Context: one part of a larger RNA
Molecule: large-subunit ribosomal RNA, domain IV
Organism: bacterium
RNA sequence: CCACUGUUAAGGAACUCGGCAACAGAAGCGUCCGUAACUUCGGGAUAAGGACUGCCUUGUUAGGUUUUAUAUCUGGCAAGGCCGCAGCGAAUGAACCCAAGCAACUGUUUAUCAAAAACACAGGUCUGUGCAAAGUCGUAAGACGACGUAUACAGGCUGAUGCCUGCCCAGUGCCAGAAGGUCACGAGGAGGGGUGCAAGCUCUGAAUCUAAGCCCUGGUGAACGGCGGCCGUAACUAUGACGGUCCUAAGGUAGCGAAAUUCCUUGUCGGGUAAGUUCCGACCCGCAUGAAUGGCAUAAUGAUUUGGGUACUGUCUCAACAGUGGUUCCG
Repeated sequence: CCACUGUUAAGGAACUCGGCAACAGAAGCGUCCGUAACUUCGGGAUAAGGACUGCCUUGUUAGGUUUUAUAUCUGGCAAGGCCGCAGCGAAUGAACCCAAGCAACUGUUUAUCAAAAACACAGGUCUGUGCAAAGUCGUAAGACGACGUAUACAGGCUGAUGCCUGCCCAGUGCCAGAAGGUCACGAGGAGGGGUGCAAGCUCUGAAUCUAAGCCCUGGUGAACGGCGGCCGUAACUAUGACGGUCCUAAGGUAGCGAAAUUCCUUGUCGGGUAAGUUCCGACCCGCAUGAAUGGCAUAAUGAUUUGGGUACUGUCUCAACAGUGGUUCCG
């Protein structure tokens, strides 16, 4: 010097990205008392918080057993006494609370740097499928689906529950459509060319008929997706319910909002602190929120993320000492 371990005055998070680590707390699951907001009425909850506990003697009381005696066993209550620093006398053994984000939950995952807010999930919804089903595997036979039958099976999206889920079908997709346009092979064969004396052989070929598709006509958003600009205006000012105009398929509704989304930005105001780029509550000027690519709430849950507090401590002020094992040096 390194690793591990132990103790520490006064202070007690001043450390640090962050109480990381460690300490502490305390009966993990004893007895008695006590227990809030919120809530889906189940929970939250062992919430939190408090008290007690040994041994001896006496009295009293409930129940059991029996040989009916205060004989014995198991409990309760009361009074008095004894000892220690300490009576769950050792060891083992939840720290707790407040407020937010996200995800409902239990579960699953990057074997070997990520356990999560990611995946899954019950629930919701859309689409396909009438059975030799659709879908999937296979060249095929065949198999799964299923020895099932639309309360079934397959695929997509969303993701408990509660309140809801607005406008746009112009583009793209999908669905429907006995008309019409276009359109391949094929059918057709007017007409024309070559050759030949001719019959013929041969080449080319218009009209017309002819599928799906595309065009066309409609529908469809819990299909892919999208959801404006400029100018003016009220009796201070400011603002603009209101008006005008251009464009569009339609111009963002309810909610939420400096947000896991806010560039400017440490926005502004309030709270908490002596002091707060974080946090909480508001405001709305949303660079670039927004409704199953779900929106907003939400009890419970979480080795989740963020902020605060109590307790506690060598994390720190600021280091010291001791032990064990190494390393190095000297011999």